RNA sequence: CGGGAUAUCGGAUAGUGGUAGUCCGCACCCUUGGGGUGGGUGUAGCCCCGGUUCAAUUCCGGGUAUCCCGA
Numbered sequence: 001c002g003g004g005a006u007a008u009c010g011g012a013u014a015g016u017g018g019u020a021g022u023c024c025g026c027a028c029c030c031u032u033g034g035g036g037u038g039g040g041u042g043u044a045g046c047c048c049c050g051g052u053u054c055a056a057u058u059c060c061g062g063g064u065a066u067c068c069c070g071a
Base pairs, nucleotide, nucleotide: 001070002069003068004067005066006065007064010024011023012022013021018054025043026042027041028040029039030038047063048062049061050060051059
């Protein structure tokens, strides 16, 4: 320098145009004599800027970061 992949709650990970989910964590409650286990409720998220669309996490363009391949 060229090509490709990835970017989603604090961590990990789904989601191919119409409500953003799951597990762990965290807070509270129930359960216990207390703790653990178990159960319930809640918390918090789409890398950035544009475009297309009635509607974008999703499609398109550019950028940023990380990884891989080539030179």
This is a predicted structure of a 71-nucleotide RNA (transfer RNA) from a bacterium.
The RNAcentral record of the sequence draws on ENA.
It matches the Rfam family "tRNA". It is annotated as a transfer RNA. Rfam links the family to the GO term triplet codon-amino acid adaptor activity.